[in-house]
RNA sequence: GUCCCCGUAGCUCAGGUGGAUAGAGCGGCUGCCUCCUAAGCAGCAGGCCACUGGUUCGAGUCCAGUCGGGGACA
Repeated sequence: GUCCCCGUAGCUCAGGUGGAUAGAGCGGCUGCCUCCUAAGCAGCAGGCCACUGGUUCGAGUCCAGUCGGGGACA
């Protein structure tokens, strides 16, 4: 330098055939249970989906660029 993959909750990830409320597990908080703790059960909070622009009635999803991480080739 060229090309490919990835970026979604504190962490690990799903959602990639656009459809209108964005999810799971772990973690955090509250309550129940227990003599207490752990385990178990119920609930709650936490994200404007890396950023900018575009396409569209509608974008996490499609397109372009930028940034960051990883890889292949040179």
This is a predicted structure of a 74-nucleotide RNA (transfer RNA) from a Longimicrobiales bacterium. RNAcentral records the identical sequence in 3 taxa. The prediction has a mean pLDDT of 81. Its Rfam family is "tRNA". RNAcentral holds the sequence, with entries from ENA and MGnify.